[in-house]
C1' cells in the first nucleotide's frame, strides 16, 4: 500500500416577538435551520520557492445518495398443515428548490444582490420547525481483526 470479509463505535438542525380568532409554534407578519458522498476558480497550514506539492477546509437549490412512501419479494413468526396477517434479505419505482450581477481565460461552487424548496400520520385550526412511528431505520465515517495484492 490494494482488496475481501467481520467487530465496536459514531452518524439531523430549525418558531424569538407579534396579530386574527372560541380555538393555530399549523393562518397571516416576522424569525429561523440545512443530512451523507463527489465535484470546485474557497480559505488555512506545512513544504520548495522557479514552476508547484502535501494535508486540512469549502453547495439545502450542480452530479449522485438515505430517511418516508409504493411494488415485486428469498426467508421467518404463525398453524397438523395450507390460506389469510405480521416481519422481512435483496431487487425496482416514485422523490423538492435559483436566478441576476460583479471578477476572472475559466464559476448554477467564489464574492454582492434577490429568490425558491423542505416525506408520512396526529392536532379544538391548513406544520420544513410541535406532538408520533423513532431508545427506530440509515446514507456513511472513524477505529480495530483476519486473510490478501
Nucleotide at each position: 500500500u490494494u482488496a475481501u470479509u467481520c467487530c465496536u463505535u459514531c452518524g439531523g438542525g430549525g418558531u424569538a416577538g407579534g396579530g386574527u380568532g372560541g380555538a393555530a409554534u399549523u393562518c397571516c407578519c416576522a424569525a429561523u435551520c440545512g443530512g451523507c458522498g463527489g465535484u470546485g476558480a474557497u480559505g488555512a497550514a506545512g513544504c520548495a520557492u522557479u514552476a508547484g506539492c502535501u494535508u486540512c477546509u469549502a453547495a439545502g437549490u450542480c452530479c449522485g445518495u438515505g430517511a418516508c412512501c409504493c411494488g415485486u419479494g428469498c426467508g421467518g413468526u404463525u398453524u397438523c398443515a395450507a390460506c389469510a396477517a405480521c416481519c422481512a434479505a435483496a431487487c425496482g419505482g416514485u422523490g423538492g428548490a435559483u436566478c441576476u450581477g460583479g471578477u476572472g481565460u475559466g464559476a448554477c461552487u467564489c464574492c454582492a444582490g434577490a429568490g425558491c424548496c423542505g416525506a408520512c400520520a396526529g392536532u379544538u385550526a391548513a406544520a420544513g420547525u410541535c406532538u408520533g412511528g423513532a431508545u427506530g431505520a440509515g446514507a456513511g465515517a472513524a477505529g480495530g481483526a483476519a486473510u490478501u495484492u
This is a predicted structure of a 149-nucleotide RNA (FMN riboswitch aptamer (RFN element)) from Oceanobacillus massiliensis str. N'diop. The source organism's lineage runs through Bacteria, Bacillati, Caryophanales, Oceanobacillus and Oceanobacillus massiliensis. Its mean pLDDT, the model's own confidence on a scale to 100, is 81.